This is a predicted structure of a 265-nucleotide part of an RNA (large-subunit ribosomal RNA, domain VI) from Mariniblastus sp. The prediction has a mean pLDDT of 85. NCBI's taxonomy places the organism under Bacteria, Pseudomonadati, Planctomycetia, Pirellulales, Mariniblastus. It was read from a public genome assembly. Its Rfam family is "Bacterial large subunit ribosomal RNA".
Context: one part of a larger RNA
Parts: sequence; C1' cells; structure tokens
RNA sequence: CGUUCGAAUCUUGAGGAGAUUCAACUUUAGUACGAGAGGAUUUAGUUGGACGUAGCUCUGGUGUACCAGUUGUCGCGCUAGCGGCACGGCUGGAUAGCUAACUACGGAAAGGAUAAACGCUGAAAGCAUCUAAGCGUGAAGCCCGCUCUGAGAUAAGGUUUCGUAUUCCUUUAUGGAAUGAAGUCCCCAGAAAGACGAUCUGGUUGAUAGGCCGUAUGUGUAAGUGCAGUAAUGUAUUCAGCUAAAUGGUACUAACGGACGAAAG
Repeated sequence: CGUUCGAAUCUUGAGGAGAUUCAACUUUAGUACGAGAGGAUUUAGUUGGACGUAGCUCUGGUGUACCAGUUGUCGCGCUAGCGGCACGGCUGGAUAGCUAACUACGGAAAGGAUAAACGCUGAAAGCAUCUAAGCGUGAAGCCCGCUCUGAGAUAAGGUUUCGUAUUCCUUUAUGGAAUGAAGUCCCCAGAAAGACGAUCUGGUUGAUAGGCCGUAUGUGUAAGUGCAGUAAUGUAUUCAGCUAAAUGGUACUAACGGACGAAAG
C1' cells in the first nucleotide's frame, strides 16, 4: 500500500515445513519343518539405544550483588568490631534464573490407492491361462492420519462485537476546513519477551517497577553483655543475626504528556 467504511476479537485451511527410527528379551515354542544337528513365519507383551519436544518437582552443575569460616597485609587513633587488596585471596554451602547427566512425553493405531508377488472369473486359442474386458489380496515406501506454520490464498475467505457523530465555508463538488467515535500509535513504568524492531503486563477507575512491611529459601547460632577459665576459648541471651533475582500485601516514589483515526454505499 492492497484486501472497496473504520476498528477489535475468534477462526477456516489452499499451500508449505517437520516427524514418521533401531535393537534386544518374554510368549506363541523347543512348536511347524528336519534323520539329526538345528530351528522359524506369525501372535501378544516388555525393556532399552539414538533422535526430538517441553520443563526445573527430584538428582546435580553454575550462581564474581546471599551466608559462614579462615591466612597475610594495610586502613578506620588504640582495643573490640569492620572495610580494602591478594584468581570472588582461599575454603564450605547456596535462592532465583539458566542448564543436563535430571524429569515428562513422542514415533503409533486406523483409512485409501498401489509395487514386487499371490489370486478369482475369463476369452483370443472348444483345452489351459492372474489379463486381453472385469474383480481382489498386498510394503518401513505414496496419499492421509500427528505437530508447527499459513488469507499478499491479489480468487486477498469466515464469525462475533464496537463505532459510523457535530459545526462552518464556497467556484454545489468524487470540494475545502474545524472538532473528533470505536480503536490504535508515540511516550512512560516494566518482563513471563528480547540483538534492534517485535511480543506481553500495566499507565492513578493503577500493584507495572522501585521502596517498605511480612513470608519463604539459604547460611548456621550475629554484635553487645553476663558467666566459667591464667589464657586460647567455651557457654547463656540465640533454630540467633544476616539474607540477591522468589512470594503475599501496601500508593511512599515513578507510570508525565502527545498524536492519529470513518463511505463514490
């Protein structure tokens, strides 16, 4: 820009892409077959490999804004308590998120037309013949079925809902101007989204982010003080103190402002 008024919403599916994998074991059965040795087609079930999709409840990894221990040195006047630097100084753990080695699921069934092959009926050719006319069975393959995408599918589809209003000017025309509906965009607060666009949640009729108050989780019992001990240290207050990204609540802070937008019926 188009889809012949402007929008929002839910869709149909022409077309396209993907997937459609392999093995072992049990059973049928030590059966059919075979002198024996050996040893099935088939049926029903189970498990696993690789691959794929999704996820973080579990098991782990990471987690340089969390907690603790600890060495050297410097600083905060000293002690105590803290902070800086040393690979995050080193060490032990660890929330959210991300993640695989973790967890869940998938390949199917059914249908249609067939290949090789096997048949029925059957002449040419009084017989015979699956074929010449006609009719069947039949594969991991083909078309479907399953997943994703998909109306620029220009043959541009369909459903539902919302709005299609007011005023002025003139050379009354398919004219011009102003306000502006439903709705949308810019802008702003952001994340479940993200290279940027986009997507999604909100914008005071508000919990969108930050803060604050709780909770959860993690760490593991803070500082100060008392007591015991010559002291190192232990112990009580104390399952304490602190606690990122999680979660519930709460307008305290920031979501201010601006634009576009409809008929040749």